[in-house]
RNA sequence: GCAGAGUAAGAAUGUAUGCGUUAAGUGCUGAUCGGACGGGGAGUUGUCGGUCGGACGAAGAGCGAAGGCUUGCGGUGUACGUUCUGCAUCCCGCUGU
Numbered sequence: 001g002c003a004g005a006g007u008a009a010g011a012a013u014g015u016a017u018g019c020g021u022u023a024a025g026u027g028c029u030g031a032u033c034g035g036a037c038g039g040g041g042a043g044u045u046g047u048c049g050g051u052c053g054g055a056c057g058a059a060g061a062g063c064g065a066a067g068g069c070u071u072g073c074g075g076u077g078u079a080c081g082u083u084c085u086g087c088a089u090c091c092c093g094c095u096g097u
Base pairs, nucleotide, nucleotide: 001097002096003095004094009085010084011083012082013081014080015079016078017077018076019074020073021072028054029053030052031051032050033049034048035047039092040091041090042089060071061070062069063068
């Protein structure tokens, strides 16, 4: 010099278990604060999240005397499994040659 490895994380999906269905959550968006980003350092206009706002917006049904149960619905939370994607970029390092 050339080639290569590896992460956090993200997405989809399955199972379990919750929450909502008296509408929270999800998604969109403004402000603000913060986190994470291969082994080390730096790190964005990218990414994820907290807080306070804004706009939009919905699917319930059956059974039971009742507690409640069953079954749906929600771009629903969490845990675990599977699959896929996977360092913006810069410097150094690692492996092979």
THF (Tetrahydrofolate) riboswitch aptamer from uncultured Faecalimonas sp., 97 nucleotides, folded computationally. Its mean pLDDT, the model's own confidence on a scale to 100, is 78.